[in-house]
RNA sequence: AGGAAACGGCCGGCGGUCGCAGCUGCGCGAUCCUUUGGGUUGGCAUAGCUGAGGAAAGUCCGGACUCCGAAGGGCAAGGUGCCGCGGAAAUCGCGGGCGGCGUAAGCCGACGGAGAGUGCCACAGAAAACAAACCGCCCGCCUCACGGCGGGUAAGGGUGAAACGGUAGUGUAAGAGACUACCAGCGGCCCGUGAGAGCGGACCGGCUCGGUAAACCCCACCCGGAGCAAGGCCAUGCAGGGUCAGGAGGCGGCCCGCCUCGACGGCCCGGGUAGGCCGCAUGAGCGUCACGGUAACGUGGCGCCCAGAUGGAUGAUCGCCCCCGGCAACGGGACAGAAUCCGGCUUACAACCGUUUCUCCCUC
RNA sequence: CGGGGCGUAGCGCAGCCUGGUAGCGCACUUGCUUGGGGUGCAAGUGGUCGGCCGUUCAAAUCGGCUCGCCCCGACCA
Numbered sequence: 001a002g003g004a005a006a007c008g009g010c011c012g013g014c015g016g017u018c019g020c021a022g023c024u025g026c027g028c029g030a031u032c033c034u035u036u037g038g039g040u041u042g043g044c045a046u047a048g049c050u051g052a053g054g055a056a057a058g059u060c061c062g063g064a065c066u067c068c069g070a071a072g073g074g075c076a077a078g079g080u081g082c083c084g085c086g087g088a089a090a091u092c093g094c095g096g097g098c099g100g101c102g103u104a105a106g107c108c109g110a111c112g113g114a115g116a117g118u119g120c121c122a123c124a125g126a127a128a129a130c131a132a133a134c135c136g137c138c139c140g141c142c143u144c145a146c147g148g149c150g151g152g153u154a155a156g157g158g159u160g161a162a163a164c165g166g167u168a169g170u171g172u173a174a175g176a177g178a179c180u181a182c183c184a185g186c187g188g189c190c191c192g193u194g195a196g197a198g199c200g201g202a203c204c205g206g207c208u209c210g211g212u213a214a215a216c217c218c219c220a221c222c223c224g225g226a227g228c229a230a231g232g233c234c235a236u237g238c239a240g241g242g243u244c245a246g247g248a249g250g251c252g253g254c255c256c257g258c259c260u261c262g263a264c265g266g267c268c269c270g271g272g273u274a275g276g277c278c279g280c281a282u283g284a285g286c287g288u289c290a291c292g293g294u295a296a297c298g299u300g301g302c303g304c305c306c307a308g309a310u311g312g313a314u315g316a317u318c319g320c321c322c323c324c325g326g327c328a329a330c331g332g333g334a335c336a337g338a339a340u341c342c343g344g345c346u347u348a349c350a351a352c353c354g355u356u357u358c359u360c361c362c363u364c
Numbered sequence: 365c366g367g368g369g370c371g372u373a374g375c376g377c378a379g380c381c382u383g384g385u386a387g388c389g390c391a392c393u394u395g396c397u398u399g400g401g402g403u404g405c406a407a408g409u410g411g412u413c414g415g416c417c418g419u420u421c422a423a424a425u426c427g428g429c430u431c432g433c434c435c436c437g438a439c440c441a
Base pairs, nucleotide, nucleotide: 002359003358004357005356006355007354008353009352012321013320014319015318016317017316018315020051021050022049023048024047025046027044028043030041032039033038053335057346058345060344061343062342063341064340065227066226067225068224072256073255074254075253078222079221080220081219082096083095084094085093086092097111098109099108100107101106112218113217117216118215119212120211121210134157135156136153137152138151139150140149141148142147165183166182167181168180169179170178184208185207186205187204188203190201191200192199193198231278232277233276234275240269241268242267247261248260249259250258271440272439273438285304286303287302288301289300290299291298292297322333323332324331325330365437366436367435368434369433370432371431374390375389376388377387384421392408393407394406395405396404414430415429416428417427418426
């Protein structure tokens, strides 16, 4: 140098003209109120300022907020799952442990329990999990022999994704943790270390035990439901009827508990209006500096105000420059666009820029 | 904007919960039946189970991500 890894920035740049939306100021005319000073509401015109994102996306989690029912207990359902910390919370983040990958920097992990129980493991295979024996090996009996019968065995072969520890020796008719040594695993107990997950070590037990919990389940912890078309206010307009239940409703899985009503209410059919305002942007906000912390993050100082629409604004065009394609003329500028707001995750994404780190082999 | 469901042969569907063989009807092809056609009978062809990744020995089925389609939700009485 090539190559690799981690983190971060940017989302073509500058200028002109025209246009769109919001806010503020000023002006004009109008509505309503009025103590005649003025105030209120919307309209028109104009000046200034502001005007998509890192994902605005998927709606996968968690909240804020609002209503249901005071959000209280239990069960069911659902979710989470190594340890510690952070955070409003989380299927979130940071650090550590363990396991896997890589030479390394580093990356990845739905990572509690299969020794509580139940289920399943197709085909093949003797046997798929309190065991069992097809070929083989060994012993005995029968037979001239091939072979047959009875018994022992689980070393070897074969089947399978998976076959009940491994190596060496003793032992035996042949063998086998049957026994011995070492190794591996498991369980018990103890010591050291660590805040913990865990790590290191000594001793004992021949205990050798399959997989699957993204199957049921067990253990621990968490959890009420619906969603801004929530919900509140105003305006316009119409036509009520049927039915369920017998106490009803609040109640959206059930029960307890609580509350309300005694004709309210639920559901269905039919009818009407489809207009305006609030919610709605000062917030778990952003930037920067200092301090604490390995970090996530926290605390404090200073500065800033940064879209708010409702068929839904954020655009069009010209000039110069940058990048890509093309010989050129010329064409194009990744993914994609707010819709109550916020914190995450996931997915899509062309090019450019910066910082740090590693490098087995190969080249110098 | 919010909520829910579906995707399996050319078409309409089952299988998925409880994982091992993908099936039913119509359609299509061939043969028989008929003088010919229809009907009927018999046999047969045809499926990346929307896509990708994972769990598992094994995935249409279980889990995650993603793509496409469909449905519902305004207010008043």
This is a predicted complex of two RNAs, RNase P RNA and transfer RNA, with 441 nucleotides together. Rfam match: Bacterial RNase P class A. By type it is a ribozyme.